[in-house]
A computed fold for a 266-nucleotide part of an RNA from Corallococcus terminator, annotated as large-subunit ribosomal RNA, domain VI. It matches the Rfam family "Bacterial large subunit ribosomal RNA". NCBI's taxonomy places the organism under Bacteria, Pseudomonadati, Myxococcales, Myxococcaceae, Corallococcus. The coordinates come from a structure-prediction model, not an experiment, and the mean pLDDT is 90. The sequence was found in a public genome assembly.

Context: one part of a larger RNA
C1' cells in the first nucleotide's frame, strides 16, 4: 500500500500444514480344522518397541552469579580473620532456567466414495452371466473426522462495540474551529526476543530493582566460652551465608511530554 470512513476486540474458514508406524502377551480356545502332529479366522483384553509434541512435580544432567572443604603463594603490619591469581586453582555439593536418561500425552474412534476382489437382481443371447440398465459388500491408499495456521480467500467475509464541526459548494474541495476514538514515540521489564516482532506495566502503578518475610541450598558462620602441649573438638548453634524461586512493600526508576489520526464517509 489494498481491503471505499476511522478504531479496538472477537470469530467465520477458501486453502493449507501435520498426525498416519509397529511387536509380544492374556482371552475366545486347545475350539473350528486334523488321523495325528500341530492349531486358527472373527472377537475382547493388557503391555511393549520406535517416533512425535509438550513439560520439569519425580530420577538425573549442567549449573565459571549459591554454600562449603583444602592446596601454593602474595595481600591487608602481626595473630585471628578475609580478599586476590593458579583451568570456576582443585575437591564436595546445589537454587532458577535450559535439558533428557525422566514425566504427560499422542497416532482412538467413526463416516462417505472405492481398488483388486466377492455379490443381488439381470437381459443382449427363452439357458447361463457381479453388467450391458440397476443395487449391495469391499483396502495403512483417496475425501472427512483429529491438531495447528489461515481474509493480500482481490468474491479482501462476518459480528460486537467505540469516535467524528460549522460555513458556502451539485460535488471534488475551500476556509475557519478544532485534534476524537485509537495508535505510537519515550521509559520500566518479560519463560517473548539477533534486530524487529510479541506480552505485561507506566503512579488511578507491584513493570524491574531495593527492602522485608518465606521457599531452597549448603551443612553448625564469625566472635567468645570450656577442654587439650598441641592438631584439634565441645557449647552459644541446625548456626551463618544463601542467585535466576514465590509473595508482600512504592524506597528507587517508569516523570514530563510529543507525534501519528479526523471531523459521517467515492
Nucleotide at each position: 500500500c489494498g481491503u471505499a470512513g476511522g478504531a479496538u476486540a472477537c470469530u467465520u474458514g477458501a486453502g493449507a500444514g501435520g498426525c498416519u508406524c509397529u511387536g509380544a502377551c492374556c482371552u475366545u480356545a486347545g475350539u473350528a480344522c486334523g488321523a495325528g502332529a500341530g492349531g486358527a479366522c472373527c472377537g475382547g483384553g493388557u503391555u511393549g518397541g520406535a517416533g512425535g509434541c509438550a513439560c520439569c512435580g519425580c530420577u538425573g544432567g549442567u549449573g565459571u552469579a549459591c554454600c562449603a572443604g583444602u592446596u601454593g603463594u602474595c595481600u591487608c603490619g602481626c595473630c585471628a580473620g578475609a580478599g586476590g591469581c593458579a583451568u570456576c586453582g582443585c575437591u564436595g555439593g546445589g537454587u532458577a532456567g535450559c535439558c533428557a536418561u525422566g514425566u504427560g500425552c499422542c497416532g482412538a474412534u467413526u463416516g462417505g466414495a472405492u481398488a483388486a476382489c466377492c455379490g443381488c437382481u439381470g437381459a443382449a443371447a427363452g439357458c447361463a452371466u457381479c453388467u450391458a440398465a440397476g443395487c449391495g459388500g469391499g483396502a495403512a491408499a483417496c475425501c472427512g473426522a483429529c491438531c495447528u495456521c489461515a481474509a493480500g480467500a482481490c468474491c479482501a467475509g462476518g459480528u460486537a462495540u467505540c469516535c467524528c464541526g460549522g460555513g458556502c459548494g451539485c460535488a471534488a474541495g475551500c476556509c475557519c474551529c478544532u485534534g476524537a476514538a485509537g495508535a505510537c514515540u519515550c521509559g520500566u521489564g518479560g519463560a517473548a526476543g539477533a534486530c524487529u516482532a510479541c506480552c505485561a506495566c507506566g503512579u488511578u502503578g507491584a513493570u524491574a530493582g531495593g527492602c522485608u518475610g518465606g521457599g531452597u541450598g549448603u551443612g553448625u558462620a564469625a566472635g567468645c566460652g570450656c577442654g587439650g602441649u598441641a592438631a584439634c573438638g565441645c557449647g552459644u548453634u541446625a548456626a551463618g551465608c544463601u542467585a535466576a524461586c514465590c509473595a508482600g512493600u512504592a524506597c528507587u526508576a517508569a516523570u514530563a511530554a510529543g507525534u501519528c489520526g479526523a471531523g459521517c464517509g467515492g